[in-house]
Molecule: SAM riboswitch aptamer (S box leader)
Organism: Paenibacillus sp. FJAT-29882
RNA sequence: UUCUUAUCAAGAGAGACGGAGGGAUUGGCCCGAUGAUGUCUCAGCAACCAGCCGUGUUUCGGCAAGGUGCUAAUUCCUAUAGGUAUAGAACAUACCUAGAAGAUAAGAA
Numbered sequence: 001u002u003c004u005u006a007u008c009a010a011g012a013g014a015g016a017c018g019g020a021g022g023g024a025u026u027g028g029c030c031c032g033a034u035g036a037u038g039u040c041u042c043a044g045c046a047a048c049c050a051g052c053c054g055u056g057u058u059u060c061g062g063c064a065a066g067g068u069g070c071u072a073a074u075u076c077c078u079a080u081a082g083g084u085a086u087a088g089a090a091c092a093u094a095c096c097u098a099g100a101a102g103a104u105a106a107g108a109a
Base pairs, nucleotide, nucleotide: 001109002108003107004106005105006104007103008102013042014041015040016039017038021031022030023029025079027077028076043071044070045069048067049066051063052062053061054060075101080098081097082096083095084094085093086092
């Protein structure tokens, strides 16, 4: 880097450094010199994998926190397809379902 599987509506921030854009991409909408994004330290959340326990052993429940992960906004919304409503069509708006893309974990190449 690619592929497979699972999850993505909940949860959890302070300090220091630094000094301009950032929220993956599109269109929106937001965050940001009252210092964002980022890096480090500490703290916290969660429980994917590993571990331990339970007559359950490819399943289920619990404990715990070793390897990851995460701590603005639902993955911030959205993109593709289908559907519902707004008096018929188009447009637009709102909503629903599936999908794509992305993120994380585990496994494989």